A computed fold for a 73-nucleotide RNA from a Candidatus Pacearchaeota archaeon, annotated as transfer RNA.

RNA sequence: GUCCCCGUAGUUUAAUGGAUAAAAUACAAGGUUGCGGACCUUGAGACUACAGGUUCGAUUCCUGUCGGGGACA
Numbered sequence: 001g002u003c004c005c006c007g008u009a010g011u012u013u014a015a016u017g018g019a020u021a022a023a024a025u026a027c028a029a030g031g032u033u034g035c036g037g038a039c040c041u042u043g044a045g046a047c048u049a050c051a052g053g054u055u056c057g058a059u060u061c062c063u064g065u066c067g068g069g070g071a072c073a
Base pairs, nucleotide, nucleotide: 001072002071003070004069005068006067007066010025011024012023013022018056027043028042029041030040031039049065050064051063052062053061
C1' cells in the first nucleotide's frame, strides 16, 4: 500500500429493515441470615464508535473517517 472481519449498558453477548434496543454478569435497594456468601424481589444503567446518505421506518443497507484484529505485498 491492497483486501477482509469487528466496533451495541462496567463486562460478555442478542436483535440482520418494523421501534419502549433484549439478556447474562457486575452495580444499588429490600427480603432471607447471628454476620457474610448463595438464593429471591425490585431498580438504575446504551444519544448502537463518529459524520453523511437510502428508506415511511436503520443496530441492520450504502459512503467516508476513527479504533482493533487478520491475509497478501
The coordinates come from a structure-prediction model, not an experiment, and the mean pLDDT is 82.